[in-house]
RNA sequence: GCGAGUGUAGUUUAGUGGCAGAAUAGAUGCUUCCCAAGCAUCGGGCAGGGGUUCGAUUCCCCUCACUCGCA
Repeated sequence: GCGAGUGUAGUUUAGUGGCAGAAUAGAUGCUUCCCAAGCAUCGGGCAGGGGUUCGAUUCCCCUCACUCGCA
């Protein structure tokens, strides 16, 4: 330099056009003499920009980051 893939919460991830979910982690409360465990509640996310669409995490284009292959 060329080609391909991946990007969703602190972390691991589901989600093939119509409400952004789960686990774990965190905070608060209950329970307990205390801790741990358990239970309940809460906060937190679609890499960035543009396009298509009534509507985009999803489809298309560009950029960025990472990974793989070729040279």